[in-house]
This is a predicted structure of a 538-nucleotide part of an RNA (small-subunit ribosomal RNA, 5' domain) from an uncultured bacterium. Rfam family: Bacterial small subunit ribosomal RNA.
Context: one part of a larger RNA
């Protein structure tokens, strides 16, 4: 000088940041991931027409049921839930920067480019029925749809021996020929047309490229210890196989006997690693809060399923601990998301308020979710800014305080006179962040023509924060100043108590009757919504 500080005293007001550093202890209660009916059957429901019944003379009501045309959803299916968000246990490692290599690699959604899109077949949840359990939750029968599943065809295409050129960095890679075998699909919503069918969007299949992510490998850099001197059997290399997207002792089976090591191997301790941050002229040294980039983890420990992506925070088995139901048979849970409790602790906020904006997901939209994020409240926690009041005003009042008793000081300070009006009170107006999306309406372009898609204009609509921010207007000095020091270091001094006693002290020291060092008191210094201590780094 600095801090994610804490403590004593003290506190007007604003902006902006910023707040669990300990127990990676345990968790009551809410919320934090859905979402698509334009992928399917089915349920419910509101509106119209209506057939038929049944009451009625009618004209109506009622009740089965049929067509439409809307809402609504349990299921089945997509997608997405591996992102966002959190914390640093664990790692001294290719975890992380940094620089390269993959000719050894995946890659959903999104751009471009090629070709397709046929014809069929069983189920099954859901609903009905029956059963077993306290409960979670199942278990039989009976029936049903699809963009769920499963063959066929088709092969533009990809994959799979050879064989020619070409190029490189060994394994190879690119092109050109080419035998055999193997590998795809799904519809939906419009338009138009008697209709056959013509046609547009969003899909789906198959391949090829780009973009993003992602994995794999190297060289080089960052801690402490020798009171750790040897370490190592899948260990270090081949051969073959398996395995993986892929290279690889990654994993096995055989052979060889090598591999690291004082340029510190192997053990131990500590540590999440960079961008940076404080410090300092620099060099250096200490740290990794807040914001960003990667990595690890998700009650402990260990699997793997699904998937383009996971060995998965709010998924799944297993074991284990801990805690809750319970009919005692058996079941359920996971805040290191966001509030928020209790613990320990010197110490760390509200169980707010919105999706208006940014951003994500899901949907053809419209919208739906989002404690992501916006905002607000809480705390002098910290840095910025502003206020507590300006101008005169000597009888140098009173008082206090010292005093040589003459006066000095508090001191223009006050009182009193004349203004001002920030802040805070209070009236009244009153923002910006909004850009679009959607619906009407008109005009282009696209088309054979509609719909639709584009792209323009014009009119509606959309603010949590907020009745805030900022204006403007009114009253009234009225509501707003404290902590530390005063022996020297170090800016500032005297007078009472006290008497090596109480006690101060960061050092050096200070107190035993004149103490500028204790404790009051006056007056002074120095910072100022702060001051000061303590504690940690330069």
């Nucleotide at each position: 000088a600095a801090c994610g500080a804490a403590c004593g005293c003290u506190g007007g007001c604003g902006g902006c940041g910023u707040g669990g550093a300990u127990a990676a202890g345990a968790c009551a209660u809410g919320c934090a991931a859905g979402u698509c009916g334009a992928a399917c059957g089915g349920g419910a429901u509101u509106u119209u027409a209506u057939u038929u019944g049944u009451a009625g003379c009618a004209a109506u009501a009622c009740a089965c049921g049929u067509a439409a045309a809307g809402u609504c959803u349990a299921g089945u299916g997509g997608c997405g839930u591996a992102a966002g968000g959190g914390u640093g246990c664990g790692u001294a490692a290719c975890a992380c920067g940094u620089g390269g290599g993959g000719a050894a690699u995946c890659u959903g959604c999104c751009g471009a480019g090629a070709a397709g899109u046929g014809g069929g077949g069983g189920a099954u949840a859901g609903c009905u029925c029956g059963u077993c359990g306290a409960a979670a939750g199942g278990c039989g029968a009976a029936u049903u749809a699809a963009u769920a599943c499963c063959g066929c065809a088709u092969g533009u295409g990809g994959u799979u021996a050879g064989u020619g050129a070409a190029g490189a960095c060994a394994u190879c890679u690119u092109c050109g020929c080419g035998a055999u075998a193997c590998c795809a699909a799904a519809g939906c919503c419009g338009g138009g047309g008697c209709a056959a069918c013509c046609u547009g969007g969003c899909g789906c299949u198959u391949c090829u490229u780009g973009a993003u992510g992602a994995c794999c490998c190297c060289g080089c850099g960052g801690c402490c210890u020798a009171u750790c001197a040897g370490c190592u059997a899948g260990u270090u290399g081949g051969u073959g196989a398996g395995g993986u997207a892929a290279c690889g002792g990654c994993u096995c089976a055989c052979c060889a006997a090598g591999g690291c090591u004082a340029u510190g191997a192997c053990g131990g301790g500590u540590a999440g690693c960079u961008g940076g941050u404080c410090u300092g002229a620099g060099a250096g040294g200490a740290c990794g809060a807040c914001c960003a980039g990667c990595c690890a983890c998700a009650c402990u420990g260990g699997a793997a399923c699904u998937g383009a992506g996971a060995c998965a925070c709010g998924g799944u088995c297993c074991a284990g601990a801990c805690a809750c139901c319970u009919a005692c048979g058996g079941g359920u849970g996971g805040c290191a998301g966001c509030a928020g409790u209790c613990g320990a602790g010197a110490a760390u906020u509200u169980u707010u308020c919105u999706c208006a904006a940014u951003g994500g997901g899901g949907g053809a939209a419209a919208c739906c979710c989002u404690g992501a994020a916006g905002g607000a409240g809480c705390g002098a926690c910290g840095c910025c800014g502003c206020g507590u009041g300006g101008a005169g005003g000597a009888u140098g009042a009173a008082g206090g305080u010292c005093u040589u008793c003459g006066g000095a000081u508090u001191g223009u300070a006050a009182a009193c006179u004349c203004c001002u009006g920030u802040c805070a009170u209070u009236u009244g107006g009153g923002a910006a962040c909004a850009a679009g999306u959607u619906g009407c309406a008109g005009c282009g372009a696209u088309u054979a023509a509609c719909u639709g898609u584009c792209g323009c204009u014009g009119c509606a609509u959309u603010g949590a924060u907020a009745g805030u921010a900022c204006c403007a207007g009114a009253a009234g000095a009225g509501g707003a100043a404290g902590a530390g020091a005063c022996g020297g270091c170090u800016a500032a001094c005297u007078c009472u108590g006290u008497g090596c006693c109480a006690g101060c002290a960061g050092c050096c020291g200070c107190g035993g009757u004149a103490a500028u060092a204790c404790a009051g008191a006056g007056g002074u210094c120095u910072c100022a919504a702060g001051c000061g201590u303590u504690g940690u780094u330069c």